[in-house]
Molecule: transfer RNA
Organism: Deltaproteobacteria bacterium
RNA sequence: GCGCCCUUAGCUCAGCUGGAUAGAGCGUCUGACUACGAAUCAGAAGGUCGGCUGUUCAAGUCAGCCAGGGCGCG
Numbered sequence: 001g002c003g004c005c006c007u008u009a010g011c012u013c014a015g016c017u018g019g020a021u022a023g024a025g026c027g028u029c030u031g032a033c034u035a036c037g038a039a040u041c042a043g044a045a046g047g048u049c050g051g052c053u054g055u056u057c058a059a060g061u062c063a064g065c066c067a068g069g070g071c072g073c074g
């Protein structure tokens, strides 16, 4: 330099062919339970979906550019 893949909650990830309020597990917090913890149960908080632009009635999803990371080739 060229090609391919990834980027969604604090962490690990799902999200099918563009569609209705963006989710799960773990973690955190609160409550129940307990002599106290752990476990268990109930609930809650937490996201400009990497950034910008475009396409569209509508974008996490499609297109372009940029950034970060990974793999391969030279």
Stems, first nucleotide, its partner, number of pairs: 001073007010026004019057001028044005050066005